[in-house]
């Protein structure tokens, strides 16, 4: 030197910031959906709390 396993860490899962949780990655996981095009929808989460931003509606 190669390779493959454990362990510790990291990093990602279509817009922010935390904690639990699953699943994925080792320069790769990732980079939403319809539609020929125009163009049009949902959503700060892969899932659940909590905060903030945004959008609607009430009351005070």
């Nucleotide at each position: 030197g190669c390779g493959a396993a454990u362990g510790a860490a990291c990093g990602g899962g279509a817009u922010g910031g935390u904690g639990c949780u699953c699943c994925c990655g080792a320069c790769a996981a990732c980079c939403g959906c319809u539609g020929a095009a125009a163009a049009g929808c949902u959503g700060a989460u892969g899932g659940c709390g909590c905060c903030u931003g945004c959008u609607u509606g009430a009351a005070u």
Fluoride riboswitch aptamer (crcB RNA motif) from Lapidilactobacillus achengensis, 60 nucleotides, folded computationally. Lineage of the source: Bacteria > Bacilli > Lactobacillales > Lactobacillaceae > Lapidilactobacillus. The coordinates come from a structure-prediction model, not an experiment, and the mean pLDDT is 75. Rfam family: Fluoride riboswitch aptamer (crcB RNA motif). Rfam links the family to the GO terms response to fluoride and positive regulation of gene expression.